[in-house]
RNA sequence: GUCUCCGUAGCUCAGCAGGAUAGAGCAUUCGCCUCCUAAGCGAAAGGCCGCGCGUUCGAAUCGCGCCGGGGACG
Numbered sequence: 001g002u003c004u005c006c007g008u009a010g011c012u013c014a015g016c017a018g019g020a021u022a023g024a025g026c027a028u029u030c031g032c033c034u035c036c037u038a039a040g041c042g043a044a045a046g047g048c049c050g051c052g053c054g055u056u057c058g059a060a061u062c063g064c065g066c067c068g069g070g071g072a073c074g
Base pairs, nucleotide, nucleotide: 001073002072003071004070005069006068007067010026011025012024013023019057028044029043030042031041032040050066051065052064053063054062
């Protein structure tokens, strides 16, 4: 340099043939339970989906560029 895959919550990921208020587990906080702690149960908070532009009535999802990471080839 070329090709390819990935980037969504603090962490690990799902959702990606466009349309409902963007989800799960773990972690965190609060409550219940318990003599206390852990476990268990319930709840809450937490993301405008890497950035920008475009297409569209409508984009996490499609197109282009850039940034970051992995892999293959030279």
Source information: The RNA shown here (transfer RNA) has 74 nucleotides and comes from a Clostridiales bacterium. The source organism's lineage runs through Bacteria, Bacillati, Bacillota, Clostridia and Eubacteriales. It matches the Rfam family "tRNA". The family's RNA type in Rfam is transfer RNA. Gene Ontology term of the family: triplet codon-amino acid adaptor activity. The coordinates come from a structure-prediction model, not an experiment, and the mean pLDDT is 82.